[in-house]
Molecule: c-di-GMP-I riboswitch aptamer
Organism: Fusibacter sp. A1
RNA sequence: AAUGUAACAAGGCAAACCCAUCGUGAGGUGGGGACGCAAAACUACAGGGUCUUCAUAAUGAAGAUAGCCAGGUGCCGAA
Numbered sequence: 001a002a003u004g005u006a007a008c009a010a011g012g013c014a015a016a017c018c019c020a021u022c023g024u025g026a027g028g029u030g031g032g033g034a035c036g037c038a039a040a041a042c043u044a045c046a047g048g049g050u051c052u053u054c055a056u057a058a059u060g061a062a063g064a065u066a067g068c069c070a071g072g073u074g075c076c077g078a079a
Stems, first nucleotide, its partner, number of pairs: 012037002017032006035067001042071002047069002049065006
């Protein structure tokens, strides 16, 4: 110097649900609220899975989901 997960320190995010709003819908956005999270930050044109809509004999097309798996990146830094 690099790798590394425990602690420490600085902190961060925000499930379900409720209200408002957008959308045919999955779901998104804002506020409240915390189940939890070492990446619960980013990426849906790296890839897979799941979900929605349209269509179909079968394929397929468009969309959603990153807090499903995943991809690259980042903070602290004992053994």